[in-house]
This is a predicted structure of a 98-nucleotide RNA (SAM riboswitch aptamer (S box leader)) from an uncultured Holophagaceae bacterium. The model forms 91% of the base pairs in the Rfam consensus. It matches the Rfam family "SAM riboswitch aptamer (S box leader)". Rfam links the family to the GO term regulation of gene expression. The coordinates come from a structure-prediction model, not an experiment, and the mean pLDDT is 86.
RNA sequence: GAGUUAUCCAGAAAGGUGGAGGGACGGGCCCUGUGAAACCUUGGCAACCUGCGAAAGCAAGGUGCCAAUUCCUGCCGCGAAGUGCGGAGAGAUGUCGA
Numbered sequence: 001g002a003g004u005u006a007u008c009c010a011g012a013a014a015g016g017u018g019g020a021g022g023g024a025c026g027g028g029c030c031c032u033g034u035g036a037a038a039c040c041u042u043g044g045c046a047a048c049c050u051g052c053g054a055a056a057g058c059a060a061g062g063u064g065c066c067a068a069u070u071c072c073u074g075c076c077g078c079g080a081a082g083u084g085c086g087g088a089g090a091g092a093u094g095u096c097g098a
Base pairs, nucleotide, nucleotide: 003096005094006093007092008091013042014041015040016039017038021031022030023029025074026073027072028071043066044065045064048062049061050060051058052057070090075087076086077085078084
C1' cells in the first nucleotide's frame, strides 16, 4: 500500500517548546498572535483488538481519539419547490489479511 469488515448525531484538555497556519481534497463555512501545525509531558474519553469475567461488565495491555454530526457539501434518487429526506461515493479509525 491492495483487499475485507464494523463504526462514524455520544464522549473527552491542561502545561512546555514552537511561531503561521489548520479543519483530508474542491466549494462553502469556521478555528487561529487571547498563539495554527508539529514535537514533548501530564491528564482524559472510548471500548475495536488482547486480557479478566458465567454474564452484565471492568479498563490492565495494543491502537484510536479529546472545536463544530466525518463541520456542511460534492454523485444519485424522492419531492412542485425548499433551508427537507434517503442512499452511494470519498475519508477516518479498528479487525482480519495473501